The RNA shown here (Bacterial RNase P class A) has 347 nucleotides and comes from Thiogranum sp.
Its mean pLDDT, the model's own confidence on a scale to 100, is 77.
Its Rfam family is "Bacterial RNase P class A". The family's RNA type in Rfam is ribozyme.
The sequence was found by an Rfam model in a public genome assembly.
[in-house]
């Protein structure tokens, strides 16, 4: 100079006029006037975790689910940080649904001789045994899974030795299983002994195993107001209804429950001070945490921040708060900082 990888920001902005809202003060109070605030980094998906509210004073199993190397943060999580083993890339790094096949079943299609109760198509031997012989060798009988050939995989791999040919048969080395020592909290590394050890993958199939899990949701829930037909029928009824996902068991309560017909439905509060921001020291490899300082940063409710002019300019992209937090996932036009790692080519 080029290609890459990680991480962070910002995503318009200034000024003037007019609208709209929250809160607080003052006034002539159906409103007006000052002062001050007024959408996000993803407000999105509605995946997870919980705050809260409520059943309700609510316990144990069952079945259901959820997550799966270890150790750490955190309120908690399926998230985050950090190590471990597998993979992927020259590298910086980036990815895992990553417990258990020796508890059990199940499934590996075509192809291939064969994918389990393992087996010979092609093909090697002619040792031993039986026939034949033209003494070259051939037939039956027997041995064989090293080669070849199907396939994702074919019964560990690869070299030596051995046999008639072959094969862990042997025997080094690698893997695999057990035992033991060092290191680490711990996942697991590493070293040594033995053992020739024998079908393998699949659990993002059923399953086993270890840990976790009450339910419903701001349209929750309180409170104020209003309004009718407390009508009309039907079941069970203490051996019973009924109790916020099914089931039993415990525990409460004493009435409960379904159908059909009428009326009413407005408005207050929840509603934003919070596991809150920021900043600086210390602490930790870090996520984080602990002090101490300073800040108040949207609270509508048919649903508010628009709309014109002027200038800068990145010529403006994904996109709009409804109870609130913390993650995760998706979209995102353009710019800006930092750190690494590789290539070229000059000095």
């Nucleotide at each position: 100079g080029a290609a890459g990888c990680c991480g962070g920001c910002c995503g318009g902005a200034c000024a003037g006029c007019c609208g709209c809202u929250g809160u607080g003060g003052c006034c002539u109070u159906u409103g007006g006037c000052c002062a001050u605030g007024g959408a996000g980094g993803a407000a999105a998906g509605u995946c997870c975790g919980g705050g809260c509210u409520c059943c309700a004073c609510a316990g144990g199993g069952c079945a259901g689910g959820g997550u799966g190397c270890c150790a750490g943060g955190u309120a908690a999580c399926g998230c985050c940080u950090g190590g471990g083993a597998g993979g992927c890339g020259u590298g910086a790094g980036c990815c895992u649904a990553c417990g258990g096949a020796a508890a059990g079943u199940g499934c590996c299609g075509c192809a291939g001789a064969a994918a389990a109760u393992a087996u010979a198509c092609c093909g090697c031997c002619u040792a031993a045994g039986c026939g034949c012989u033209a003494c070259g060798g051939c037939g039956c009988c027997g041995g064989u899974a090293a080669g070849g050939g199907u396939g994702a995989a074919a019964u560990g791999g690869u070299g030596c030795g051995g046999u008639a040919a072959g094969a862990g048969c042997g025997c080094a080395c690698c893997g695999c299983g057990c035992c033991g020592c060092u290191g680490g909290c711990a996942a697991c590394a590493g070293c040594g002994g033995u053992g020739g050890c024998a079908g393998g993958g699949u659990a993002a199939a059923c399953c086993c195993c270890a840990c976790c899990c009450g339910g419903a949701g701001c349209a929750a829930g309180a409170c104020c107001a209003a309004a009718u037909a407390g009508g009309g029928g039907a079941a069970c009824a203490u051996u019973g209804g009924c109790g916020u996902g099914g089931c039993c068991c415990g525990c409460g309560u004493c009435g409960u429950u379904c159908c059909c017909g009428g009326g009413u439905a407005g408005g207050u509060c929840g509603c934003u001070c919070g596991a809150g921001g920021u900043g600086c020291a210390c602490g930790g490899u870090g996520a984080c945490g602990u002090g101490u300082a300073u800040c108040c940063c949207a609270g509508a409710u048919g649903a508010a921040u628009g709309g014109c002019u002027g200038u800068c300019c990145a010529c403006g992209a994904c996109a709009g708060a409804a109870c609130c937090c913390g993650g995760c996932u998706u979209a995102c036009a353009g710019g800006c900082c930092g750190g690494c790692u590789u290539c070229a080519a000059c000095u």